[in-house]
RNA sequence: CUCUUAUCCAGAGUGGUGGAGGGACUUGGCCCUGUGAAACCCAGCAACCAUCAAGGCAAUCCUUGAAAAGGUGCUAAUUCCGGCAGGUAGUGUAUACCUGCAAGAUAAGAG
Numbered sequence: 001c002u003c004u005u006a007u008c009c010a011g012a013g014u015g016g017u018g019g020a021g022g023g024a025c026u027u028g029g030c031c032c033u034g035u036g037a038a039a040c041c042c043a044g045c046a047a048c049c050a051u052c053a054a055g056g057c058a059a060u061c062c063u064u065g066a067a068a069a070g071g072u073g074c075u076a077a078u079u080c081c082g083g084c085a086g087g088u089a090g091u092g093u094a095u096a097c098c099u100g101c102a103a104g105a106u107a108a109g110a111g
Base pairs, nucleotide, nucleotide: 001111002110003109004108005107006106007105008104013042015041016040017039021032022031023030027082028081029080043075044074045073048071049070051066052065053064054063055062056061079103083101084100085099086098087097088096089095
């Protein structure tokens, strides 16, 4: 980097260093930010992997639960919103909502 599977409306800081940007990308919107951005440290959240227990099974598999010391991840706003297709409400436009897809993020596995 590519592919597969799962999840993405929950949760988590009045901390320290730092000193101007940040919210993935193109573009638009809307926001955050000297009442201190990014980044780093600490703290915390969650429970994907790993761990433990119980149950099922042909099974190295599955389900449920526990715990939080290990490997990751995360800690403004739904993945901040907008894309494409179909549908519902609406005379229609605007708009709101639902389903699927695309794009993205994270984990685990494969190449």

Source information: A computed fold for a 111-nucleotide RNA from Paenisporosarcina antarctica, annotated as SAM riboswitch aptamer (S box leader). Of the family's consensus pairs, 94% are formed in the model. Its mean pLDDT, the model's own confidence on a scale to 100, is 80. Taxonomically the source falls in Paenisporosarcina (Bacteria, Bacilli, Caryophanales, Caryophanaceae). The sequence is in RNAcentral, with records from Rfam. Rfam family: SAM riboswitch aptamer (S box leader). Its family is annotated with regulation of gene expression in the Gene Ontology. Rfam describes the family as follows. The SAM riboswitch is found upstream of a number of genes which code for proteins involved in methionine or cysteine biosynthesis in Gram-positive bacteria. The SAM riboswitch acts at the level of transcription termination control.